[in-house]
RNA sequence: GUACGAUAAUAGCAAACCCGCUGAAAAGCGGCGACGCAAAGCUAAAGGGGCUAAGGCGGAUCCCGUAUCCGCUAUGCCAGCCAGUUGCCGAA
Numbered sequence: 001g002u003a004c005g006a007u008a009a010u011a012g013c014a015a016a017c018c019c020g021c022u023g024a025a026a027a028g029c030g031g032c033g034a035c036g037c038a039a040a041g042c043u044a045a046a047g048g049g050g051c052u053a054a055g056g057c058g059g060a061u062c063c064c065g066u067a068u069c070c071g072c073u074a075u076g077c078c079a080g081c082c083a084g085u086u087g088c089c090g091a092a
Base pairs, nucleotide, nucleotide: 004090005089012037013036018031019030020029021028022027035080041085042084043083047082048081049078050077051076055073056072057071058070059069060068061067062065
């Protein structure tokens, strides 16, 4: 240095539930709280994958509307899915 990762050390993050705020939603932020995490740091503007569908497009219905429902769609999201990238520690 590369790989690897412990019942080590030091420091750290914080799932779900619940509460508040934002949002059409997915989700985000704050609080509470720890399921977990050796990258659960960062990157979603150009790798894959996933979620949502306000708006748009198409369709169905009848009460013909600023209607309801269905399908497609990201310009909205997810890094705690894989990935990329930077980085702490050092037993075997």